RNA sequence: UCUCGCGGGAGAUGCCGGCCCCCGAGGCCGGAGCCGAAGGCGAAACCGCCCCGGAAACGCUCAGGCAAACGGACCGCGCGAA
Repeated sequence: UCUCGCGGGAGAUGCCGGCCCCCGAGGCCGGAGCCGAAGGCGAAACCGCCCCGGAAACGCUCAGGCAAACGGACCGCGCGAA
């Protein structure tokens, strides 16, 4: 440094209309609003071997997400691997 396991882990419509329905916080279609911490992208702080590269917790929102669950950058601990 990396896989895996455990724990912690934010933000944003329980939105509106139609149809279905096991009558929900469900499914499908359409609409508008919003979030940024999977991923992706950037003409981007910053860094370097410096006019070329690398690149963030910055920016964009393509993707993803907006009750709970799942997911979740990142942090801690542990086994293992190189």

Background: Predicted 3D model of an 82-nucleotide RNA (Glycine riboswitch aptamer) from uncultured Methylocystis sp. NCBI's taxonomy places the organism under Bacteria, Pseudomonadati, Alphaproteobacteria, Hyphomicrobiales, Methylocystis. The coordinates come from a structure-prediction model, not an experiment, and the mean pLDDT is 84. Of the family's consensus pairs, 90% are formed in the model.